[in-house]
Molecule: c-di-AMP riboswitch aptamer (ydaO/yuaA leader)
Organism: Chloroflexota bacterium
Order: sequence, then structure tokens, then C1' cells
RNA sequence: CCGGUGCAACUGCGGAAUGUGCGCUACGCGCGCAACGGGGGAACCAUUUUCGGGGUGAAUUCGGCCGCUCCCGGCCGAUAGGGCGUCCUUCCGCCCGAACCCGUCAGCUAACCCCGUACGCAGCAGGAGGCCUG
Repeated sequence: CCGGUGCAACUGCGGAAUGUGCGCUACGCGCGCAACGGGGGAACCAUUUUCGGGGUGAAUUCGGCCGCUCCCGGCCGAUAGGGCGUCCUUCCGCCCGAACCCGUCAGCUAACCCCGUACGCAGCAGGAGGCCUG
């Protein structure tokens, strides 16, 4: 000097997933508050259930190829849509385009009822303009 790995702090990113109080058989667990997020649930209106239907989520849809046909699966390409570039906007560039759940059942929905607060990553950071500021 280059590369890799582990731990702590700090900073930043996806995401609703953060802050805080109290208690106990006390280092683990339990119960709250706030904040953020999700589901169920009238009238009115709307809708049509085996070709089942529905929910969270950006994650829908299409074409081609292969696996013996099909079902189904895999691969490649694209796509609705979504994210990042560290104060903001824009350009330009780089990515994602999954997964899981309910269980025959749920449209909207005031009152009301119920639930979640995880997990996964990164660490000198592009051009231009603006803002703040020494």
C1' cells in the first nucleotide's frame, strides 16, 4: 500500500417497523403510552362466487427456449410498477421487479373490533445548479 474477516460506536439505505414508562420469579420476560403501519366491520352505492376468492408488498403482465405432451418447473429477454446515488432539485448512471399469508370467506364502510413495530444491508459519496455555512 492492496484485499479479506470479526467486534463496538457513529453515519447512511430498503422497510410501517421508532421513541419511551413501569413491573418481575431479573440480562431475559411481561404490561403500557406516544408515533407510524395493517386488517375486519353499517346505511347508501357498487359487485357476482371452483375457471374459487382474498390479504401484506413496488413486485404486475408478456414473449421465447428447455425439461416427454399437458399441468408444472427452470432459463433468457422484456414490462406495469418500485428504489438508490449521504442537504435539495435535475441530469446521468446503477439496481429491484420477490416472498409469504388466509382457507371457501371478507367490496366500500361511520360507530366499533383486532393486529404489527421485524428483518436485511452499506461506509468517501458522479456532473450541474441551488441552499446552508466557514